[in-house]
A computed fold for a 90-nucleotide RNA from Desulfuromonas sp., annotated as c-di-GMP-I riboswitch aptamer. The coordinates come from a structure-prediction model, not an experiment, and the mean pLDDT is 80. The sequence was found by an Rfam model in a public genome assembly. Taxonomically the source falls in Desulfuromonas (Bacteria, Thermodesulfobacteriota, Desulfuromonadia, Desulfuromonadaceae).
RNA sequence: CUCCGAUAAGAGCACAGCCGGGGUAACCCGGUGUCGCAAAGCCAACGGUCCGCCGAAGUUUUAACGAAGGCGGAUGGACGGGCUGCCGAA
Numbered sequence: 001c002u003c004c005g006a007u008a009a010g011a012g013c014a015c016a017g018c019c020g021g022g023g024u025a026a027c028c029c030g031g032u033g034u035c036g037c038a039a040a041g042c043c044a045a046c047g048g049u050c051c052g053c054c055g056a057a058g059u060u061u062u063a064a065c066g067a068a069g070g071c072g073g074a075u076g077g078a079c080g081g082g083c084u085g086c087c088g089a090a
Base pairs, nucleotide, nucleotide: 004088005087012037013036017032018031019030020029021028022027035077041083042082043081046080047079048075049074050073051072052071053070054069058065059064060063
């Protein structure tokens, strides 16, 4: 330095549910909570997933639905990827 990750030490985060608020929605914020987490720290510029709107083919049958696709948004606690980082038993 890299891998690795403990019944170590010190710290940290906070799922579901509930309460209040925001958003058409995905979801977000605050409180409570403590399922879990060695990156559950950061990044949505990439993949993925999700939401909204539009939408050629097509369907119904006449203004809607809508695989492809487009635009906008959400998500880092399903996940791949990128960046950074505490500790040191085996």